[in-house]
Annotation:
Predicted 3D model of an 82-nucleotide RNA (transfer RNA) from a Euzebyaceae bacterium. Rfam family: tRNA. It is annotated as a transfer RNA. Its mean pLDDT, the model's own confidence on a scale to 100, is 83. Taxonomically the source falls in Euzebyaceae (Bacteria, Actinomycetota, Nitriliruptoria, Euzebyales).
RNA sequence: GGUGGGAUGCCCGAGUGGCCAAAGGGAACGCGCUGUAAACGCGUCGGCUCAGCCUUCGAAGGUUCGAAUCCUUCUCCCACCA
Numbered sequence: 001g002g003u004g005g006g007a008u009g010c011c012c013g014a015g016u017g018g019c020c021a022a023a024g025g026g027a028a029c030g031c032g033c034u035g036u037a038a039a040c041g042c043g044u045c046g047g048c049u050c051a052g053c054c055u056u057c058g059a060a061g062g063u064u065c066g067a068a069u070c071c072u073u074c075u076c077c078c079a080c081c082a
Stems, first nucleotide, its partner, number of pairs: 001081007010026003018065001028044005046054003058074005
């Protein structure tokens, strides 16, 4: 330099243009259980004034009534080829 794949919540990871603050697992926190702990079970797990609203899927633009998802450019990571 070329080709292909990828970047999502604290970590991993799934995710048909609308049913998505986004499955599932882990971590953390609370409760139960336990003599204590581990294990196990339940709940919480972006923010707020909690009905609902706001912000968010690498960055910046664009398309659309509507974008994590489609398009453009850029950044970074992985594999292969040279």